Source information: This is a predicted structure of a 1490-nucleotide RNA (small-subunit ribosomal RNA) from a metagenome. Its Rfam family is "Bacterial small subunit ribosomal RNA". Its mean pLDDT, the model's own confidence on a scale to 100, is 83.

[in-house]
């Protein structure tokens, strides 16, 4: 310091989130010490028990008891205890110190002033302290009471009362005068009393000092959905009152006073030094420490006092607890502890006053939960252990593994050591020194009393605590977790789990290979703590004062006018209020920097600097600003004269069209539509011609042209009006600019009152269209649209751009002045000033843009903005007849919403071009029958895959069995097969019986080989049998893959390099123009080159040549008719030529195209192999391989049977027809290519025929399959379900094969079904091509209507590119990117949360009245106590409002929610362009209108 998250990427705007720091924290694990801090944030809630405020006998009078000794007459006495306890009466204290934060938005507080006062005890200073009298507590005596408590009666002391004297610089008062006060005690000395002196007290006064009143400035939270507040209120005056000023409080008089710079009123808070974050500004916070302020069960009042309106005082009043003899009393822990209750959550009924402080005293001293310790809690923070070194057979074990090894790891054992803390034992501090008592000086003094200082000495005083610390002994012995390991963000792997379980802070992970879930390993990362959850700052420039924004992302108010405000031009002079220097005050300590020290160190504490940004004082400066004064023209205004305009109001007034009524003429249809159809017309319409009437609205010019602030404004012409411009000026003299509040105009639609109403038209009717069609389309039509008059008051009121003013490159239209040159008088040309537009430097901006009419660079004021929704809604307030309009949150929800470019994709955009793509043709399918796949269905099984095009005659190029994978049955278990190792044994195999369906099981027969080599053993080979390892699996997964394949498409693409442009994802290239099958070529060109595709190279095949000539061929010549010569010819099949737009015309810049010639062949000649980058999670784990799973006496093998062949039906692909261009018979002719040894098999001969017999010949240009067929001559059939068709089915056979029933093929006889050319709809083909005729092969015992070949005959048509289908290239939209089979709205249904509501119902408060405690003040009574009356007055009552909580029948939108219903309204021209604002309509999104 950043980082993650919107997107297919991409720049940006924006929100969420996370990485730090902190806490009085609390929660889960887990936990060894110490040291220093901190611990009821909630119920200001109740409190049980003890304790927290007493003290003084040197102010006062009284004055026990127990015990303890001694008398005793045994009732008692005395002495001590003791002038002591306890109490009274006084004096001081109790107004501090300790709690706590409920109230308070206020002079509470915080700072900075200021004075009308006060102030016990303390210090100073001056002066007095005479005389006199009196009451009463205790107590005794006695009454009431249950007690609390009180009455009466007697006695008595003081530093108690009272007040005679006298008294200042005391009070009043102008003086003159008036008035005003004390008290002792102890202690020393004496002539013992009327004395004197010291202390210590008292009085009265004046000053400090301390503490307090009380005043002001200036700061100090949120709300306007709180806009007016106030009647003692603001001032005066007279009274009165206070320590004091003052409406503090009271008569009267005035009517002030406060308030948008925010008063009144509502919420909510105790401020502050701080502290906590933060670079800083800020931003939060106010525990613990410190300052101040409230407050003391609640409310209300005073007394006392120096101080209280008093926490541990009183009075009264409410509410709670206690006690009561039922009369009446008693109480207040927000004091330390402690207890209940709350709550996530906070300690001990501890030990001392040793130390510091306080009260009280002369002192000893007492008191003192403040206070100092200690206990308890990892609740912070800071410091320390939990061992150190050596140790590799890298042990054993876990994991893990490509099985080798890594890993965990020098980690352990194991050696050898230390000795922290804990444990034991021993020693021990410092905090203390003062007061006390004493010596000595010094002062006071008369004093050698005392009392003060100063110095010596003496003894004694410690809760903590036997504690800190030191020493020793034993001993690695007692001492490690927690989180995490997808990315952010260090740290990776196995196993379990399978959208389950679960995680999560954000993105998001989990659907069988999870680095993300759980678990092991194993790693990071802090560490006696470590996660988690909570709040705060910060990251966040995300509220922007430092320091943000408004064209399109949120955002310029629709627009002017103006008030306060805010901010303003030139010179000058004065001020000195901002500013801005210097001293100076005060900004408490404490915190905090910084620097020394002090506890081992660190926390911590100590001192000293600093800082404490701020306020006053005071002294200057005077540029800027302000103020005040005085002066200027350059902003602003005015005169003068020009000029242009739909500026804006009223009156007048013209044609042109539409409709309408008459009146003519004429007849049958008019009108609308994509096409209808409602509607109009024969009662005569449409159409046409004349004439009226009416109302609104003005063509042509007419224009990115004028005018206006904006909405907005258009025939013509008068009236009356504003404002702009543009020359000149001798005028004012800053009068200027913005603009909260206000006012005022403001499109359409709407409203009210009245008129008006031709057109055109929401609503409504009606036709249509459609699944519907509340819509679009079409007939018709009410409001309304138009006038007056008054409301609305909003719009996508848009330049989506606020107003002023300055500065900062032009080019070019074009509207209105002016000024000048030139003119051919038509005009152009330069200049400038004010509008309006379009390109454009430069700067800007996130692109897109913008650019002197800024979105550039400044200035000045105003409005708005702060993630989507939820919402511009709710409520509440202002307005409005009313629609609604203004103003304007909230819960909840969600991680995005959004902007501008980008690449595809897509479009019922658009342009250009292809393709049997359409068309234009020729033949089919869809009907019929069968074949044959497939779905479905059955079924023990009817094995598996394939599924638009790119499954469905396909895997299969051939299921009777086998194939075979299924089903049933019977059977096997190291296995049908492979490889190792161990054992044992010699075979195994064949052959004969029994048994089965087989498979197999039994039984019998028989009994190895080879090497070493001594009969026998050994070794090895084979082989059978046991157990192992393992075999095997057409069992999952083609969504884990290899490899091969289909398709898009043989379409013309697809991409890289380096350069250039872009902020960037891309872009250029590869795009324009040509041209081509083709990104093929030229050409242009910020691109230049390249690579993989295209073409070529390969195989055919069309011509020619050469060469070679047997099985081929036979023209010549021979011939025993078999051949023989021959190689001219055809054939064969090696080589080779040919064709390249080469030549010629023409076109054209080339590339190239047309035509021609020559040639077997002409513009890739014809076919064939060849398939770029990729796309479909296509296909295929059933050819094979192949990861993980998963069966292992079975999901594996072996065997018979049966299925794969079922059959209501549906569908694809065929064969055969339905006939005469045929069919039947008879006769004739012409082929290519193949194939063959468990093979083709001639000729003969048997059969009607499949065939059957034969066996010649042939490993093949020789021999066989082998006859081609359609074709061509004849004959016959004669339009018919047939001499078409041949499908079923009866009977007879023939071949294959162990085997033909399920279930083969063919041949005969016989039988003779559908079908007369096939709705919608749909496929092939562009030349030797459909068509249409046959033949061959492969597979195969057998078994083609399919597959691959192969020749024969042999067409038609193509105008063309509009439409339907793929497909290339540009371009444009786009809300899509799983890319239109996308997106995506709305209602209705179900679930959840939230809101609103008549009203109930509680709590607060405001006004008016009624009752009125205790209590001060006042009168008034009394000798006192009192004691009546009055003001006022807390609590309580009635009435009426006003905030706010809680629940409510009901009832309202939004929101979230995984697959629901019912449309399709936005996105592309979204199939009606979409939206704005209004109005009506309508299941919904919508829909019409203007």
């Nucleotide at each position: 310091a950043g980082a993650g998250u919107u997107u297919g990427a991409u720049c940006c705007u924006g929100g969420c989130u996370c990485a730090g720091a902190a806490u009085g924290a609390a929660c889960g694990c887990u936990g060894g010490c110490g040291g220093c801090g901190c611990g009821c944030u909630u119920u200001a809630u109740a409190c049980a028990u003890g304790c927290a405020a007493g003290u003084c006998g040197a102010a006062c009078g009284a004055g026990a008891a127990c015990g303890g000794u001694c008398c005793u007459u045994c009732g008692g006495g005395g002495c001590u205890u003791a002038g002591u306890a306890g109490a009274g009466u006084g004096g001081c204290g109790a107004a501090c110190g300790g709690g706590u934060g409920a109230g308070u938005a206020a002079c509470g507080c915080g700072u900075a002033a200021g004075u009308a006062u006060u102030u016990a005890c303390c210090c100073u200073u001056u002066g007095g302290u005479g005389g006199a009298g009196g009451a009463u507590a205790c107590c005794c005596a006695u009454a009431a009471g249950a007690a609390a408590u009180u009455g009466u009666g007697g006695u008595u002391a003081a530093u108690c009362c009272u007040g005679c004297a006298u008294a200042u610089u005391c009070u009043c008062g102008a003086a003159a005068g008036a008035g005003g006060a004390a008290a002792g005690g102890u202690g020393g000395c004496c002539u013992c009393u009327u004395g004197c002196u010291a202390c210590c007290g008292c009085c009265a006064a004046a000053g400090g000092a301390u503490a307090a009143g009380c005043u002001u400035g200036c700061g100090u939270c949120c709300u306007a959905u709180u806009a007016g507040c106030u009647u003692g209120u603001u001032g005066g005056u007279g009274a009165g009152g206070u320590a004091a000023a003052a409406g503090c409080u009271u008569a009267c008089c005035a009517a002030g006073g406060c308030g948008a710079u925010g008063a009144u009123g509502g919420g909510u808070a105790g401020c502050c030094g701080g502290c906590c974050u933060g670079a800083g500004a800020g931003g939060g916070u106010g525990u613990a420490c410190g300052g101040c302020c409230a407050c003391a069960u609640u409310g209300g009042g005073a007394c006392u006092g120096a101080g209280a309106u008093a926490c541990g005082g009183c009075c009264c009043a409410g509410a709670c607890u206690c006690c009561u003899a039922c009369g009446g009393g008693a109480g207040g822990c927000a004091g330390c502890a402690g207890u209940a209750g709350g709550g996530a959550a906070u300690u001990u009924u501890g030990c001392g006053c040793a130390a510091u402080g306080g009260a009280c005293g002369a002192a000893a001293g007492u008191c003192u939960g403040a206070c100092g310790c200690a206990g308890c809690g990892a609740c912070g923070c800071c410091g320390c252990g939990u061992g150190g070194a050596g140790g590799a057979u890298g042990a054993c074990g876990g994991u893990u593994u490509u099985a080798g090894g890594a890993u965990c790891g020098u980690a352990a054992a194991c050696u050898c050591c230390u000795g922290u803390u804990a444990a034991g034992a021993g020693g021990g501090a410092a905090g203390a020194a003062a007061g006390c008592c004493u010596u000595u000086u010094a002062u006071u003094u008369a004093a050698u009393a005392g009392a003060u200082a100063a110095a010596g000495g003496g003894g004694a005083u410690g809760a903590c605590g036997g504690u800190a610390c030191c020493u020793c002994u034993a001993g690695a012995g007692a001492a490690a977790g927690u989180c995490c390991c997808g990315g952010c963000u260090a740290a990776c792997u196995u196993c379990g789990u399978g959208c389950c379980a679960g995680c999560a802070g954000c993105c998001g992970c989990g659907g069988u290979a999870a680095u993300a879930c759980g678990a092991g390993g194993g790693g990071g990362a802090c560490a006696a703590g470590c996660g988690u959850u909570a709040u705060u700052c910060g990251g966040a420039g995300u509220u922007a004062c430092u320091g943000g924004g408004c064209g399109u992302a949120a955002a310029g108010a629709g627009c002017g006018u103006g008030u306060a405000g805010g901010c303003g031009g030139u010179c000058u002079u004065u001020u000195a209020a901002g500013u801005c220097a210097g001293c100076u005050g005060u900004u408490a300590a404490a915190u905090c920097u910084c620097a020394u020290g002090g506890c081992c160190u660190a926390a911590c504490c100590a001192u000293g600097a600093g800082c404490c940004u701020g306020c006053g004082g005071u002294u200057g400066a005077u540029a800027c600003u302000g103020a005040a004064g005085g002066a200027c023209u350059a902003g602003a205004g005015a005169u003068u004269g020009g000029a242009a305009g739909a500026g804006a109001g009223g009156g007048a007034u013209g044609g042109a069209a539409u409709u309408c009524u008459c009146g003519g003429a004429g007849u049958a249809g008019c009108g609308g539509u994509u096409a209808a159809a409602u509607g109009c017309g024969u009662a005569g319409a449409u159409c046409u011609c004349g004439a009226g009437a009416g109302g609104a609205a003005c063509a042509c010019c007419g224009a990115u042209g004028g005018c206006g602030a904006a909405a907005g404004c258009a025939g013509u012409u008068c009236c009356u009006u504003g404002g702009u411009c543009c020359a000149a000026u001798a005028c004012u003299g800053a009068c200027g600019c913005u603009a909260a509040a206000g006012c005022g105009c403001g499109a359409a639609a709407g409203c009210g009152u009245g008129g008006g109403u031709a057109g055109c038209a929401a609503a409504c009717a009606g036709g249509a269209u459609u699944a519907g069609a509340u819509a679009c389309c079409c007939u018709g039509g009410u409001a309304g649209u138009c006038c007056a008059c008054g409301c609305c008051g909003u719009a996508a009121a848009c330049g989506a751009u606020g107003a002023u003013c300055a500065c900062u490159a032009g080019a070019u239209g074009u509207g209105g002045g002016a000024u000048u040159c030139c003119u051919u008088c038509g005009g152009g040309g330069a200049u400038u000033c004010c509008g309006u537009g379009u390109c454009g430097a430069a700067g800007c901006u996130a692109a897109c843009g913008c650019g002197u009419u800024a979105a550039g660079u400044g200035a000045u004021c105003c409005g708005c903005c702060u993630g989507g929704g939820g919402a511009g809604u709710a409520c509440g307030g202002u307005c409005g007849c009313a629609a609604g309009a203004u103003u304007a949150a909230a819960a909840c929800u969600c991680a995005a919403a959004g902007g501008a470019a980008u690449u595809g994709a897509c479009g019922g955009g658009g342009g250009c071009c292809c393709g049997c793509a359409c068309a234009a043709g020729c033949g089919g399918u869809g009907g019929a029958a069968c074949a044959u796949g497939u779905g479905g269905u059955u079924u023990a099984a009817u094995u598996c895959g394939a599924c638009a095009c790119u499954a469905c005659g396909c895997g299969a190029g051939a299921a009777a069995c086998c194939u075979u994978a299924c089903c049933u049955a019977g059977g096997c278990u190291u296995g049908a097969c492979a490889u190792g190792a161990a054992u044992a044994c010699g075979a195994c195999g064949g052959c004969u019986c029994u048994u089965g369906a087989a498979a197999g099981a039994g039984a019998g027969u028989g009994u190895u080989c080879u090497a070493g080599c001594u009969u026998g053993c050994u070794a090895g080979a084979c082989g059978u049998a046991u157990g192992c390892a393992c075999a095997g699996g057409u069992g999952c997964u083609g969504c884990a893959u290899g490899g091969c394949u289909g398709u898009c498409g043989u379409c013309a693409g697809c991409u890289c390099g380096u350069g250039u442009c872009g902020u960037g994802a891309g872009a250029u290239g590869u795009u324009g123009g040509g041209u081509u099958a083709a990104g093929u070529c030229c050409u242009u060109u910020a691109a230049c080159g390249a690579g993989c595709g295209c073409a070529a190279c390969c195989c055919u095949u069309g011509u020619c040549g050469u060469u070679a000539g047997u099985u081929g061929c036979u023209a010549a010549u021979c011939u025993u008719c078999g051949g023989a010569u021959g190689c001219a010819c055809u054939c064969u099949a090696g080589c080779g030529a040919g064709a390249c737009u080469g030549c010629c015309u023409g076109g054209g810049g080339a590339a190239c195209c047309a035509g021609g010639a020559g040639g077997a062949a002409g513009g890739u000649g014809g076919g064939g192999a060849u398939g770029a980058c990729g796309u479909c999670a296509a296909g295929u784990c059933c050819u094979c391989a192949u990861g993980g799973c998963c069966c292992u006496u079975a999901u594996g093998c072996c065997u018979a049977g049966g299925g794969c062949a079922a059959c209501a039906c549906a569908c694809g692909u065929g064969u055969u027809a339905c006939a005469a261009u045929g069919g039947c018979a008879g006769g004739u002719a012409c082929a290519g290519a193949g194939g063959g040894g468990a093979g083709c098999g001639a000729a003969g001969c048997c059969g009607c025929g499949a065939g059957g017999u034969g066996g010649a010949g042939c490993a093949a240009a020789u021999c066989c399959c082998a006859g081609g067929a359609a074709g061509c001559c004849u004959g016959u059939c004669u339009a018919a379900g047939u001499u078409c068709g041949g499908a079923u089915u009866g009977g007879a056979g023939u071949c294959u094969g162990a085997a033909a029933u399920u279930c083969g093929a063919c041949u005969c006889c016989a039988u003779g079904a559908a079908g007369c050319u096939g709705a919608a709809a749909u496929c092939g083909c562009u030349a030797g091509u459909a068509a249409u005729c046959g033949c061959g092969c492969a597979u195969c015992a057998g078994a083609a209507c399919g597959g691959c070949g192969c020749g024969g005959u042999g067409a038609a048509u193509a105008c063309g590119u509009u439409c339907c289908c793929g497909g290339g290239c540009c371009u444009u939209g786009u809300a899509c990117a799983c890319a239109c089979c996308g997106c995506c709205c709305g209602u209705c249904a179900c679930a959840c949360a939230c809101g609103a509501a008549a009203g109930u119902u509680g709590u607060c408060u405001g006004u008016a009245c009624c009752c009125g405690a205790a209590g001060u003040c006042g009168c008034u009574c009394u000798c006192a106590c009192g004691a009546g009356c009055g003001c006022c007055g807390a609590a309580g009552g009635u009435a009426u409002g006003g905030g706010u909580g809680a629940u409510g029948a009901u009832u309202g939108g939004g929101g979230u929610g995984a697959a629901g219903u019912c449309g399709u309204a936005a996105c592309a021209a979204g199939g009606u362009a979409g939206c704005c604002g209004u109005a009506c309509u309508a299941g919904u999104a919508c829909g019409u209108a203007g």